Predicted 3D model of a 381-nucleotide RNA (Bacterial RNase P class A) from Actinomyces respiraculi. The prediction has a mean pLDDT of 79. NCBI's taxonomy places the organism under Bacteria, Actinomycetota, Actinomycetes, Actinomycetales, Actinomyces.
This record gives sequence, C1' cells and structure tokens, in this order.
RNA sequence: CGAGCCGACCGGGCGGCCGCGGUACCGGGGUUCGCUCCGGAUCGAGGAACGUCCGGGCUCCACAGAGCAGGGCGGUGGCUAACGGCCACCCGGGGUGACCCGCGGGAACAGUGCCACAGAGAGUAGACAGCCGACGGGGCUACCCGCCGGUGAUGGUGAAAGGGUGGGGUAAGAGCCCACCAGCGCCCCGGGUGACUGGGGCGGCUAGGCAAACCCCGCCCGGAGCAAGACCGCACAGCUGACGCUUGAGGGCUGCUCGUCCGAGUCAGCGGGUAGGUCGCGUGAGCCCACCGGUAACGGUGGGCCAAGAUGGAUGGUCGCCACCGUCGCACCGGUAACGGGCGGCGGCAACAGAACCCGGCGUACAGGUCGGCUCGUUCC
Repeated sequence: CGAGCCGACCGGGCGGCCGCGGUACCGGGGUUCGCUCCGGAUCGAGGAACGUCCGGGCUCCACAGAGCAGGGCGGUGGCUAACGGCCACCCGGGGUGACCCGCGGGAACAGUGCCACAGAGAGUAGACAGCCGACGGGGCUACCCGCCGGUGAUGGUGAAAGGGUGGGGUAAGAGCCCACCAGCGCCCCGGGUGACUGGGGCGGCUAGGCAAACCCCGCCCGGAGCAAGACCGCACAGCUGACGCUUGAGGGCUGCUCGUCCGAGUCAGCGGGUAGGUCGCGUGAGCCCACCGGUAACGGUGGGCCAAGAUGGAUGGUCGCCACCGUCGCACCGGUAACGGGCGGCGGCAACAGAACCCGGCGUACAGGUCGGCUCGUUCC
C1' cells in the first nucleotide's frame, strides 16, 4: 500500500425567537376551598423507543397430592430472577489465515414409518447386462442360441447399492481366509469437574440415510393480562323510611317576617355501579464511576445521581454561526504526477424510526461517520 476478520461507539453542536407536555418547586390572580388560570424555574424519546418472538416482575382468577394428556427445550461446565439468552470449552463443518457456521440427546443394534426421479434392486438388499459351470441344439475350430444354477468381483442407475488396498483361494467369485488401514463394540492405563481426549489390548469381520417423521429418554411449564386490578362516584331508574295530598309537604316573588300565587308530591337514607375522576405510574433485578474476585458471562464493596409519564395522546418550528458531505474555482503550500492541504463560491443537512405498566434477552431496520485489536499478500529497511 492492497485485500480482509473481529470488537466498541456516535448517530449533529451552540445561540436567538415562537410553540407543546409533566412537576409534593417559586411568585401572582380567581375560587363554590375540591381546584383553576398566568408567569418563572426545572425535566422532556431510542439504539433500536420497533416486531411482540422468548423469559420474568407485578395484578386478578384457579389450585390437597400424584399422574395422564398437551406444549416447549436438548453437547459439557458455568452465569442469571428467569430464559429458547449470555460466557468459556468440547465435537463436527468451512476458510491459506484473522475467524466464521451448527434446529449438536437417543453414534437410528426398542419398535413403527419414509427414502422423489432413475434403476433389475432403496433394505431380512438386489441378477438388467456381464462372468462361470452343467445340460440340450447349431457350428462340429475359435464360438453362438436356449434353459437351469452359481456369482455383488466388472458395467450401468442413483444423493445413497453390504468398508478400502494387496495377497491367497475358486469353475467364476465373495471377509470365504490372511496382512495393513478405516470404522464399530468391549476392556485397561494416562489427562480433564465434564462434554471429550492420548495410548494399548481383545473381538466379530462391517453395521445405508432420515428423530426439523411418529416414538423413546431427561428437564421445564396453571390461566389471563395495566382495557391487569384497586378506590371515589353525577344524573336517571330501583329499594327503604319520614312528611304531605284542600286540616296544603314543598316551590316562586323576598335579606327575613307577613302577604300573595302555583301546588301533588317532597325530603332523607341504602346498595350495586354507569358517565366521569383518582391510583396503579416510575426508587428500579435502576444509571454512572472506582476498586476487588473471576479467562469470561457475571458477582461483591464503596461513592455519586434521580433522569419523560401523555390519555386523542407533548418532545416541534424557524433564523444565524460552526461542524460535516457534495460540487466548482484559485495567480497559495507539498508532490514528477495522481492526489492531499489551504482559501473562496454554490448546494445539501439527511438514515431507520418514535415512549404508553416495567425489566432481561433475541430478531429486524438504519444516510453518514469515529476508534481499537488482528490476519493474509506485495514492496522496502
């Protein structure tokens, strides 16, 4: 310099003006004393607030215990409130490498099932061609035809056809027999908490794939969700009681009494609970920093901080400067040049998206940009 791998992070900044939501803060006004209005102060989206896929907190309902059914998970050891998440390691696969990928229990010898097309045959394997032997016929010389049998060595089909190489053996062949290798099962020794792994021995000679098919094994799982749920509670209707219906309750006129007019209902209580309101609702598995333990995920200790809470749902608009990006120009700087820097003009200022009970994950989207570590190749020292 070129090509890559991994990790962490930002996702415009400052100021002026206008506007919006919250506040157990301050000041002022109004008030039926419940509250309400104005001004100030202060706070006001995200790395994913998103999808709502998984796990939990919280709330209500259900629940003696055990089991069945159903669903989920699945290498090992850890972490965690929990998880289908994370960390470390193992095994398998890919890459020259940094590193990446794995829906990774039952080495499909418990059972059932499936294996398209092609092919004779797809599983207790399989004779289509070929090879070999006997018999019959032809040619009567090599051979050909028919039929019966042997054969998994050769060909062909296929993703897959009963280990590989060599030798013996045979009519031809075959783990039929032998040596080595691969693989399987069992045993012993060593390492590791473990998954697993290094080495040695013995055995039978060989076993197809699929459990993201049923199934088997182990572990986990009650249901619904903040429209959960709790509290207060207009009016109308209901129920109960009191008073009253010309012996006039109550109401209008009124500050009160009298008076006058209207007049059959009026008043009180009760429970459930509608409209509506309040709580739930942000001090929490919280955030930041330091130290300690641990390879790490994570945990512990100490210190500091309080940081949206709407309910038709606020978090915005505009202007200026800077930064950034693109483009054009220059008589400036470096360089042979490409190019880089500087100055100036013009344009752009963006992406994905957006709280609604909260938290831990996963997944997905994302204009532009920053930092760190590492690998391979080339050249130079």